[in-house]
RNA sequence: CCUUGAAAAAGGCACUCCUGUUGAGAGGCAGGUUCGCAAAGCUCAGUAUCCUGUUUAGGAUAGCUGAGUUGCCAGG
Numbered sequence: 001c002c003u004u005g006a007a008a009a010a011g012g013c014a015c016u017c018c019u020g021u022u023g024a025g026a027g028g029c030a031g032g033u034u035c036g037c038a039a040a041g042c043u044c045a046g047u048a049u050c051c052u053g054u055u056u057a058g059g060a061u062a063g064c065u066g067a068g069u070u071g072c073c074a075g076g
Base pairs, nucleotide, nucleotide: 002076003075004074005073012037013036017032018031019030020029021028022027035063041069042068043067044066045065046064047062048061049060050059051058052057
C1' cells in the first nucleotide's frame, strides 16, 4: 500500500422505550435504556415515509439504495 474479516482486544454509534425540553406539526435536542451495526463515520444523488399547505411549493426522517471519501484491530 492492497485485500479479506469481526473470532479476540480497545473503542464507536444507538432501533425501541421512558423522562425533560423545544416545534404549528412531522420531528429536533439532552439524559437513561440498548435491538442491532465492520463503517449504523462524513459528503453527494436517488428513493421511500411523514408533516404543513393545496396555486406554486416548503419542511422532517431513513439503521433504504448507489457512488465518492476517511478510519481502529486482526489475518493474507
A computed fold for a 76-nucleotide RNA from a Candidatus Bipolaricaulota bacterium, annotated as c-di-GMP-I riboswitch aptamer. The organism belongs to Candidatus Bipolaricaulota, within Bacteria. Its mean pLDDT, the model's own confidence on a scale to 100, is 81.